This is a predicted structure of a 90-nucleotide RNA (Glycine riboswitch aptamer) from a Candidatus Fermentithermobacillaceae bacterium. The prediction has a mean pLDDT of 77. It was read from a public genome assembly, where an Rfam model found it. NCBI's taxonomy places the organism under Bacteria, Bacillati, Candidatus Fermentithermobacillia, Candidatus Fermentithermobacillales, Candidatus Fermentithermobacillaceae. It matches the Rfam family "Glycine riboswitch aptamer". Rfam describes the family as follows. This family represents the bacterial glycine riboswitch. Gene Ontology term of the family: glycine biosynthetic process.
RNA sequence: CUGACGCGUCUCUGGAGAGCCAGCUAUGGCACCAAAGGGGAAACUGCCGCAUGGCAGCAAUCUCUCAGGUAAAAGGACAGGGAUCGGGGA
Numbered sequence: 001c002u003g004a005c006g007c008g009u010c011u012c013u014g015g016a017g018a019g020c021c022a023g024c025u026a027u028g029g030c031a032c033c034a035a036a037g038g039g040g041a042a043a044c045u046g047c048c049g050c051a052u053g054g055c056a057g058c059a060a061u062c063u064c065u066c067a068g069g070u071a072a073a074a075g076g077a078c079a080g081g082g083a084u085c086g087g088g089g090a
Base pairs, nucleotide, nucleotide: 001089002088005086006085008084009083010082011081012080013079014078019030020029021028022027031070032069033068037066038064039063040062044057045056046055047054048053
């Protein structure tokens, strides 16, 4: 100096879905949503076994809805911009 890289960090912008009733608020009941987080498991890989098989590892925007959410606000996977840290390179 520096693209790509990282379960990185900060910041800016965009950012979906799904409801009522009761209740003074909190909250409770039933229904629903999927994009914080979390759980599950595939192909495949490895090991064991003569073999059918068994065990272990493994992802998602898939699935489950534990958590979260269903006015606004907040949050929000993901995408783009800026900065920074780490590592790598010259």